[in-house]
RNA sequence: CGGAGGAGGCGGAUCCCCGCCGGCCUCGUGCCGGAGGAAAGUCCGGACUCCCGGUGGGCAGCAUGCCGGGGAAAGCCCGGCCGCGGCGACGCGAGGGAAAGUGCCACAGAGAGCAGACCACCCGUGGGACGGCCACGGGCAAGGGUGAAAGGGUGCGGUAAGAGCGCACCGCCCUUCCGGUGACGGAAGGGGCACGGUAAACCCCAUGCGGAGCAAGGCCAAGUAGGGGAGCCAGGGGCCGCCCACCCCCGCAACCCCGCUCCGGCGGGGGGAUGGCUCCCGGGUGGGCCGCACGAGCCCGCCGGCGACGGCGGGCCCAGAUGAAUGGGGAUCGCCCCCUCGGGGGUACAGAAUCCGGCUUACAGCCUCCUCCGGGUC
RNA sequence: GCGCCGGUAGCUCAACUGGAUAGAGCAUCUGACUACGGAUCAGAAGGUUCGGGGUUCGAGUCCCUGCCGGCGCG
Numbered sequence: 001c002g003g004a005g006g007a008g009g010c011g012g013a014u015c016c017c018c019g020c021c022g023g024c025c026u027c028g029u030g031c032c033g034g035a036g037g038a039a040a041g042u043c044c045g046g047a048c049u050c051c052c053g054g055u056g057g058g059c060a061g062c063a064u065g066c067c068g069g070g071g072a073a074a075g076c077c078c079g080g081c082c083g084c085g086g087c088g089a090c091g092c093g094a095g096g097g098a099a100a101g102u103g104c105c106a107c108a109g110a111g112a113g114c115a116g117a118c119c120a121c122c123c124g125u126g127g128g129a130c131g132g133c134c135a136c137g138g139g140c141a142a143g144g145g146u147g148a149a150a151g152g153g154u155g156c157g158g159u160a161a162g163a164g165c166g167c168a169c170c171g172c173c174c175u176u177c178c179g180g181u182g183a184c185g186g187a188a189g190g191g192g193c194a195c196g197g198u199a200a201a202c203c204c205c206a207u208g209c210g211g212a213g214c215a216a217g218g219c220c221a222a223g224u225a226g227g228g229g230a231g232c233c234a235g236g237g238g239c240c241g242c243c244c245a246c247c248c249c250c251g252c253a254a255c256c257c258c259g260c261u262c263c264g265g266c267g268g269g270g271g272g273a274u275g276g277c278u279c280c281c282g283g284g285u286g287g288g289c290c291g292c293a294c295g296a297g298c299c300c301g302c303c304g305g306c307g308a309c310g311g312c313g314g315g316c317c318c319a320g321a322u323g324a325a326u327g328g329g330g331a332u333c334g335c336c337c338c339c340u341c342g343g344g345g346g347u348a349c350a351g352a353a354u355c356c357g358g359c360u361u362a363c364a365g366c367c368u369c370c371u372c373c374g375g376g377u378c
Numbered sequence: 379g380c381g382c383c384g385g386u387a388g389c390u391c392a393a394c395u396g397g398a399u400a401g402a403g404c405a406u407c408u409g410a411c412u413a414c415g416g417a418u419c420a421g422a423a424g425g426u427u428c429g430g431g432g433u434u435c436g437a438g439u440c441c442c443u444g445c446c447g448g449c450g451c452g
Stems, first nucleotide, its partner, number of pairs: 001374010012333007020034005025028001036349001040360002043358005048213004053247007061209005066080005081095001082093004096204002101202002103198003118144002121139007152170006171193001172191008217290004227281007236250003255270006297316008334347005379451007388404004397435001406422005428444005
């Protein structure tokens, strides 16, 4: 100098005029506040509220899945291990189990899962037109060929030709030891090697999960013939996928009879549809307030930690609409582009709706830091 | 706010349990027939299977993510 990789940040500033929403009071010509890093998608996890009381178990469903740590939790984050890709910085990985079982592996190919012999190679016998030919019987699995994948790889020995048949190294399996919290790594010894792939196919193992959602839920006001229908009742209902067990909760009224009594009641039996409960349809209203803005909150500094993060100290209060505010115009400056050097044009993605932590996606342009590769020069 | 479904040629639809080069009908184009047109016959072209990524030997199909469209409930 060129190219590349990673981490983080900003994403306009100031002033004037006219408006909009909210809050405050001293009620005015007042003061203060008023979108984001994603407010988005609604993909995960919660806070909060109700269903409705609690515990335990089984079945089913869904999700997650290397190790350690962080975090309220998470399909989140950090660090590491292993595998793959890249010369490298670095990137990617739903990364448990295929020697429990089942299914699938198209086409091609001789053979695709207790595998197999097409060509070739070798031996024997026979034929023969003598060409290292042909037929039959056998051996073998090295070579060719098919495929994504053919039951370890390379080399040497060995053999008729061959083969873990034997040996060395690599790989694999088993055992032991060492290092590490662990995933895992390393070493030694033994074993000729047994075990294809696929679980984002069924499945197995481990862990987790009750449901609904701010139109949750609560209060006030207004309105209406408190209307019609079905079912159940001495037991019934209750944790909204289903089932079971135990405890718990509500109820068995009025009336009648019997017994006891400290005269308040208690226990037992009968009785019980003009009563109670559940569900559906219809009618009315569709207004206001709370929830709802102090929170796993933000900023700065120090300390601990490789880091995610944690601790301590100080400071700050930061939108709350509901046919739904945050807008329009002007001036100067900043940045980018064009240019006849006077000017002109542009300034991304996008906008709260109960709140919070993540993930993902969109984003003009700019800045900072670290690292790698190649070339040049000293 | 919550839940569910779909996206394949210009249009309407297929594709079995993942299997080779994704098929039909209509429409379009070319030729034949006709004086011309329609109908008919013969033939042809036309696909990023909504985009991106992953699993797998192999993806329209399975998984993740985004975009678009539709439906249901409160």

Background
Two RNAs folded together computationally: RNase P RNA and transfer RNA, 452 nucleotides in total. Its mean pLDDT, the model's own confidence on a scale to 100, is 77.